[in-house]
Context: one part of a larger RNA
């Protein structure tokens, strides 16, 4: 000098765009943050004379694995880059082929009865489906075998022909359509493997028993000690194993001429976590933040028998701390879920609010005007403040008041939470401070104080003429900021 998610002191007019719990991954009152579909199904209620319309708990489907938060853990099961998967999966979406057949038994809701303080539960009866089950049909699908060709780094892969084995479906409708099943391909997404790179410490030198490899089996979508039985005795290590400490990684950011150093907040990608530890279930996908089970700690309710909870979602609370915001508005836009649709939900998101926390822009007037007063200095002549003020003329940014309405709105209609363009009115009014002035370093005098009180980044000032302390006048530098502290280069 530049920089910061900053804090502190003094001061503070407006706007735009950003940004704001860095500490206790400590604890949380309250509300909201994931629902939707009646064009899957039986029913109940309301309105109606009825046809019918509307609403709803339940069964069923899809979603809830996304979106949102945080950085605890993790030094490699992670990340970045480049490859491999001939060892893999895939709901919704797109393209293609074939099909959509015959039956059955339940169960919730409901009714009756019962238990319980509650949470909730039991028995009996009876009902529906795109819920569940059985049968039929079926191949370019699966599996086994025979055979031909092409190709690969190897195990091997792909394509064609033949025989046998196994497996499917669901209907709704406003008649437009929306669906269902099997299968091939695609897109996107995901799993796995390899190479290289990835902090400090040797005052950590040896580490290892599923350990290293093999055979066989199990398991997985899939390879593999992933798991198990048996066999062998291996495997890693000064090119730093093992241990200890620290840490999410990257795109990037800051600084620097660069090389480099430091860093990873906001935004984007990946990973990990969801009160602590463990576990599986469902599902295309989870070992699942607002699902389930078990254990622990904490906490709440209780009729003492037993139950409930998890803000590292958005707000908000106390606590901690130098320190960090509203218990706001709206689904109008963008996007997501469900739905044929209308639409519903969406603390994602779009906005507004608060904070000079940062950057940027604007204003606090403009022109003329004598050298007034006051204050300060003085060699007492005068000098400075200073065109500064007063005064005269003018302008109208911002703020204030009123009006009109294009725009953000796509999809000729409709839809605006919020923002906003334009026009008119009045009137200099409402808007300047902070730090420094011995040298480094730009800016000097007086008074007070007297090694005191104090200053200070370094050198150093202060013991009676202090340009260095304190006050005042003046000056310098920045300016809605200015300084200080902390941190990086």
């Nucleotide at each position: 000098g530049c920089c910061u998610g900053a804090a502190c002191g003094c001061u503070g007019g407006c706007g735009g765009c950003g940004u704001g719990g860095c500490u206790a991954a400590g604890a949380c009152a309250u509300g909201c943050a994931a629902g939707u579909c009646g064009c899957a199904c039986g029913g109940u209620g309301u309105a109606g004379c009825a046809a019918u319309a509307c609403a709803c708990a339940g069964u069923g489907g899809c979603g809830a694995a996304c979106g949102g938060g945080u950085g605890a853990g993790u030094a490699a099961u992670g990340a970045a880059u480049c490859g491999c998967u001939a060892a893999u999966g895939u709901g919704c979406c797109c393209c293609g082929g074939a099909c959509u057949u015959u039956g059955g038994g339940a169960u919730a809701g409901c009714u009756a009865c019962c238990c319980g303080a509650a949470a909730g539960g039991g028995u009996a009866g009876g009902u529906a489906a795109u819920a569940c089950c059985a049968g039929a049909u079926g191949a370019u699908a699966u599996a086994a075998c025979u055979u031909u060709g092409u190709c690969g780094c190897a195990u091997g892969a792909c394509a064609g022909a033949g025989u046998u084995c196994u497996c499917a479906a669901a209907g709704g409708u406003c008649c437009g359509c929306c669906g269902g099943u099997c299968u091939g391909g695609g897109a996107g997404c995901a799993g796995g493997c390899g190479a290289u790179u990835u902090c400090g410490u040797a005052u950590c030198a040896g580490c290892u028993a599923g350990u290293u490899g093999g055979u066989g089996a199990g398991g997985u979508a899939a390879c593999g000690g992933c798991u198990c039985a048996c066999c062998a005795a291996g495997g890693c290590g000064a090119u730093g194993a093992c241990g200890c400490g620290u840490a999410g990684c990257c795109g990037g950011a800051c600084u620097g001429a660069g090389a480099g150093g430091u860093u990873g907040g906001c935004c984007g990608g990946c990973c990990a976590c969801a009160u602590u530890g463990g576990g599986a279930c469902u599902g295309a996908g989870a070992c699942a933040c607002u699902g389930c089970c078990c254990a622990g700690a904490c906490u709440c309710c209780u009729a003492c028998g037993g139950g409930g909870g998890g803000c590292u979602g958005c707000a908000g609370u106390a606590a901690c701390g130098a320190a960090u915001c509203u218990u706001c508005c709206g689904c109008a836009a963008u996007g997501g879920g469900c739905g044929c649709a209308a639409g519903c939900c969406u603390g994602a998101c779009g906005g507004a609010g608060c904070g000079a926390c940062g950057c940027c822009g604007c204003g606090u007037g403009u022109a003329g005007g004598a050298g007034a007063a006051g204050c300060c200095c003085u060699u007492c002549g005068g000098g400075g403040u200073g065109u500064a003020a007063a005064c005269u003329a003018c302008u109208g940014u911002c703020a204030g008041g009123g009006g009109u309405u294009a725009g953000a709105a796509a999809g000729u209609u409709c839809u605006g939470a919020u923002c906003a363009a334009c026009c008119c009115c009045a009137g200099a009014g409402g808007a300047a401070g902070g730090c420094a002035c011995g040298g480094c370093u730009a800016a000097c005098u007086c008074u007070g104080u007297g090694c005191c009180a104090g200053c200070a980044g370094c050198c150093g000032c202060g013991g009676u003429a202090a340009g260095a302390c304190a006050g005042a006048g003046g000056u310098g530098c920045c300016a809605a900021g200015c300084g200080u502290u902390a941190g990086g280069c």
RNAcentral holds the full RNA, with entries from ENA and SILVA.
Predicted 3D model of a 489-nucleotide part of an RNA (small-subunit ribosomal RNA, 5' domain) from an uncultured bacterium.
Rfam family: Bacterial small subunit ribosomal RNA. Its family is annotated with ribosome and structural constituent of ribosome in the Gene Ontology.
Its mean pLDDT, the model's own confidence on a scale to 100, is 84.